[in-house]
Context: one part of a larger RNA
RNA sequence: AAGUUGUUAAGGAACUCGGCAAGUUCACCUCAUAAGUUAGACGAUAAGAGGUACCAUCUAUUUUAUUUUUUUAAAUAUAGAUGGUGGCACAGAAUCGGAGGCCCCGACUGUUUACUAAAAACACAACACAGUGCAAUCAUUAAUGUGAUAGUAUACUGUGUGAAAUUUGCCCAAUGCCAUUAAUAUAAAAGCGGUCAUAUUUAAAUGUGACUAAUUGAAAAUCUGGUUAAUAGCGGUCUUAACCAUGAGGAUCCUAAGGUAGCAAAAUAAAUUGGCCAUUAAAUGUGGUCCGGUAUCAAUAAUGUAACGAUGGCCUCACUGUCUCUACAACUUGCUCA
Numbered sequence: 001a002a003g004u005u006g007u008u009a010a011g012g013a014a015c016u017c018g019g020c021a022a023g024u025u026c027a028c029c030u031c032a033u034a035a036g037u038u039a040g041a042c043g044a045u046a047a048g049a050g051g052u053a054c055c056a057u058c059u060a061u062u063u064u065a066u067u068u069u070u071u072u073a074a075a076u077a078u079a080g081a082u083g084g085u086g087g088c089a090c091a092g093a094a095u096c097g098g099a100g101g102c103c104c105c106g107a108c109u110g111u112u113u114a115c116u117a118a119a120a121a122c123a124c125a126a127c128a129c130a131g132u133g134c135a136a137u138c139a140u141u142a143a144u145g146u147g148a149u150a151g152u153a154u155a156c157u158g159u160g161u162g163a164a165a166u167u168u169g170c171c172c173a174a175u176g177c178c179a180u181u182a183a184u185a186u187a188a189a190a191g192c193g194g195u196c197a198u199a200u201u202u203a204a205a206u207g208u209g210a211c212u213a214a215u216u217g218a219a220a221a222u223c224u225g226g227u228u229a230a231u232a233g234c235g236g237u238c239u240u241a242a243c244c245a246u247g248a249g250g251a252u253c254c255u256a257a258g259g260u261a262g263c264a265a266a267a268u269a270a271a272u273u274g275g276c277c278a279u280u281a282a283a284u285g286u287g288g289u290c291c292g293g294u295a296u297c298a299a300u301a302a303u304g305u306a307a308c309g310a311u312g313g314c315c316u317c318a319c320u321g322u323c324u325c326u327a328c329a330a331c332u333u334g335c336u337c338a
Stems, first nucleotide, its partner, number of pairs: 001333007010324002014322001019319001027052005036042001038163001053085009062075004086090001098317006105309002110122002126161007138147003165303003169234002174231002176227004183222002189216002193212008235253005262296001263293001274290006
């Protein structure tokens, strides 16, 4: 000098991004326990209050023996009452929850980046849609095959949302998917007929080749319809009520339809430290409320929610060397001197 472990008057978070770290609490018994709530062995060990050593006596309960029953005696412990004794301290050490209130997110237990992330991410029960009738759809293999499954639509596969509760609005124009079978124009292919060349040949007729070509002709496409818990999307302008303001209402253009319910300075761009109220002596914080959020919004789920969380934010009580502001002690290591 550094480290480790303790103790520090008065104050008690003034420290700090943040109570990080440390400390408080901690066992058992008795009493007593709120809001909320999915009514639960939920919340709850809620919170909060008191007790605990040893000795003596008594009471109650228990067991055994004795007694015909009542009784009597001893033992075993627990509980209670009264009186007394000692210590600073009686769960005398060690082990051993700090508590409460409000909000966001995720329902929950669970899973995850072995070696910087444990979470609001993943999963989950549940909900919805789509495919699949079993030689199933699907996965895998070059293939026989194998899994799915020794299962059978209350099943399996795929996709999305993510408990339960209350709900889930409008749009099929675009893209996708599904369906119908009339029609349209076709590909390859087939091919009536025609022209030219050539062979047989007097001619006619026929064969071969080239060019041309009526017509026939599948799926897909076009067309028609359906489908949003499929991919997605969900407007302008002008005007208007007898102060002003606002705009229920009206007009007009465009559109497939024009954002509904709900929530909202939010985990939600900026403006923004939004306005108001509460909290504080003081608040870019937090909670409540308002609200054009012209970039909120309904299974890319919306809203609220008991329980839960080594999650995140805020506050209160208790507690403390985190701090005001340091100091002291023991031990370990290094250095310097002797």